[in-house]
Molecule: transfer RNA
Organism: Patescibacteria group bacterium
RNA sequence: GCGGGUGUCGUAUAACGGCUAUUAUGCAAGCUUCCCAAGCUUGAGAAGAGGGUUCGACUCCCUUCACCCGCU
Numbered sequence: 001g002c003g004g005g006u007g008u009c010g011u012a013u014a015a016c017g018g019c020u021a022u023u024a025u026g027c028a029a030g031c032u033u034c035c036c037a038a039g040c041u042u043g044a045g046a047a048g049a050g051g052g053u054u055c056g057a058c059u060c061c062c063u064u065c066a067c068c069c070g071c072u
Base pairs, nucleotide, nucleotide: 001071002070003069004068005067006066007065010025011024012023018055027043028042029041030040031039048064049063050062051061052060
């Protein structure tokens, strides 16, 4: 330099052109308990960045960034 893949709450993940974006764990509050742990309930928290297509984009297209793999 060329080609391919991945990027979603703190972490690990799911699905989909239109839903309040899923689940687990972690975090916060409450209940329970003499206290802790465990358990239960509730809550906050996410689409790498930019642009395009579309009535509507996390999803499709382009560019770019980071990482991984292969070729030279």